The RNA shown here (transfer RNA) has 74 nucleotides and comes from a Thermoplasmatota archaeon. The RNAcentral record of the sequence draws on ENA. The organism belongs to Thermoplasmatota, within Archaea. Rfam family: tRNA. About the family: Transfer RNA (tRNA) molecules are approximately 80 nucleotides in length.
RNA sequence: GGGCCUUUAGGCUAGCUUGGAUAGACUGGCGGGCUUCGGACCCGCAGACGGGGGUUCGAAUCCCUCAAGGCCCG
Numbered sequence: 001g002g003g004c005c006u007u008u009a010g011g012c013u014a015g016c017u018u019g020g021a022u023a024g025a026c027u028g029g030c031g032g033g034c035u036u037c038g039g040a041c042c043c044g045c046a047g048a049c050g051g052g053g054g055u056u057c058g059a060a061u062c063c064c065u066c067a068a069g070g071c072c073c074g
Base pairs, nucleotide, nucleotide: 001073002072003071004070005069006068007067010027011026013024020057029045030044031043032042033041050066051065052064053063054062
């Protein structure tokens, strides 16, 4: 220098192929219930689509670009 892959809550992960309206789950966090206390269990709450741009009525999903990480070739 060239090619390919990955990026979604603190952590892990589904959805992307096939665009559809409030982005789901587990774990963790916070609050409450229960308990003598704690754990376990039950209920509730907050929290994420790597950045920017484009296409579209509508984008996590399609296109372009940038960033970070990984693999391969030279």